[in-house]
RNA sequence: ACUCGGAUAGCUCAGAAGGAAGAGCAGUUGACUUGUAAUCAAAAGGUCCCGGGUUCGAGGCCCGGUCCGAGCU
Numbered sequence: 001a002c003u004c005g006g007a008u009a010g011c012u013c014a015g016a017a018g019g020a021a022g023a024g025c026a027g028u029u030g031a032c033u034u035g036u037a038a039u040c041a042a043a044a045g046g047u048c049c050c051g052g053g054u055u056c057g058a059g060g061c062c063c064g065g066u067c068c069g070a071g072c073u
Base pairs, nucleotide, nucleotide: 002071003070004069005068006067007066010025011024012023013022019056028042029041030040031039049065050064051063052062053061
C1' cells in the first nucleotide's frame, strides 16, 4: 500500500430490517450496620471517532478522513 473488522456513558459491551440510545461494573445519594464491607433502592452520567451526503427522520445507509485490530504481498 491492498482487503476485511472495529470506534456508542469513566470501563466492558448491546442496540435485524432507519422511528431517535440501553445493560453490567465504577462513581454519587439514601436505606441497612456500632462502623466498614456486602446487600437493597434512587438519581445522575452520551456532540453515538471526525467532516460531509441521503431522508420527514441516521448509532444503523452512502462518500471522505483519523485511530485500533486482523489478514495478504

Transfer RNA from Manduca sexta, 73 nucleotides, folded computationally. The coordinates come from a structure-prediction model, not an experiment, and the mean pLDDT is 82. Rfam family: tRNA. It is annotated as a transfer RNA. The organism belongs to Manduca, within Eukaryota. RNAcentral holds the sequence, with entries from Ensembl Metazoa and Rfam.